Predicted 3D model of a 266-nucleotide part of an RNA (large-subunit ribosomal RNA, domain VI) from a Verrucomicrobiota bacterium. Its Rfam family is "Bacterial large subunit ribosomal RNA". It was read from a public genome assembly. NCBI's taxonomy places the organism under Bacteria, Pseudomonadati, Verrucomicrobiota. The coordinates come from a structure-prediction model, not an experiment, and the mean pLDDT is 88.
[in-house]
Context: one part of a larger RNA
RNA sequence: CGUAGGAAACUUGAGGGAUUCAUUCCUUAGUACGAGAGGACCGGGAAUGACGCAUUUCUGGUGUGGCAGUUGUAAUGCCAGUUGCAGCGCUGCGUAGCCAUGUGCGGAAGAGAUAAGCUCUGAAAGCAUCUAAGAGCCAAGCUCCUCCCAAGAUAAGGUUUCCCGAACGCGAGUUCUUAAAGGCCCCCGGCAGACUACCGGGUUGAUAGGUCAGACGUGUACGCAUAGCAAUAUGUUCAGCGGACUGAUACUAAUAGGCCGUGAGG
Repeated sequence: CGUAGGAAACUUGAGGGAUUCAUUCCUUAGUACGAGAGGACCGGGAAUGACGCAUUUCUGGUGUGGCAGUUGUAAUGCCAGUUGCAGCGCUGCGUAGCCAUGUGCGGAAGAGAUAAGCUCUGAAAGCAUCUAAGAGCCAAGCUCCUCCCAAGAUAAGGUUUCCCGAACGCGAGUUCUUAAAGGCCCCCGGCAGACUACCGGGUUGAUAGGUCAGACGUGUACGCAUAGCAAUAUGUUCAGCGGACUGAUACUAAUAGGCCGUGAGG
């Protein structure tokens, strides 16, 4: 820009894409077959591998603004307590998130038309012949079925709902008047994301931050008291501290405002 007014939802599916795997065991059955050795088709059941999609309850990895321990050095006048630097200084754990080696699921079943192939009936050609007319069976392949995208499918689809004035003119339209439904800018954000887009929110508000409460992590803070010459230990104390998690709460910031879009539609 188009989809013959403008919007908001929900959809149909032309078309396109994805998938299409393999193995083992049990049973049928030590049966059919075979002198024996050996050893099935068909059918039923149970697992596994690789691959794919999703996911993070569990098991683990990571987790550089979480907690603790600890070395050297410097600073804070000293002690104590802290802080900087040393690969996050090193070490031990670890929330959310992300992830796999973890977990869940999938390739099941079926239909149609066929290939090679196997047949029925059957002439040309009194026989014979699967073929010439006609008919049946048959593949991991083809078309469906399953999943995903999908109306720029210009043949531009469908359904529902919402919105929009007067006068004049034959009419295209002109004048006055009005900016509808809805959308965007802008702002607060996101488990969405390169940007954009998408999704949520914008005071009639829990969108983010803060605060409070909890979860979870770390592992018993500082100070003081007691014991000890002291290192240190014990008590106060399952304490103290804390990024992302859950909830509550307008304390802070989403203020104020602007723009597009018209008037019933060749």